A computed fold for a 75-nucleotide RNA from an Acetobacteraceae bacterium, annotated as transfer RNA. It was read from a public genome assembly. Its Rfam family is "tRNA". By type it is a transfer RNA.

[in-house]
RNA sequence: GCUGUCAUAGCUCAGGGGUAGAGCACUUCAUUGGUAAUGAAGAGGUCCAGGGUUCAAUUCCCUGUGACAGCACCA
Repeated sequence: GCUGUCAUAGCUCAGGGGUAGAGCACUUCAUUGGUAAUGAAGAGGUCCAGGGUUCAAUUCCCUGUGACAGCACCA
C1' cells in the first nucleotide's frame, strides 16, 4: 500500500429503517448481629466522525479516523 472484519452503557457484547437492550459493575432499599450471597427498584448512551438516500437513519450507501487479521512491496 491492497483486501476483509469491527467501532453501540464503566467492562464484555447483542440488536438492526419507526422511543436502543442484556450480563457484569455502580447507587438505593429489603434481608443479616455484621458481611457475602439473594430479592426489589434505580441511574447510566453524540450507537466513532462527516456527508448522501429516505416521511423517518444507530441501522442502508459513500468518505474519513481508529483497532484487528490476511496479502503484497521497500530496506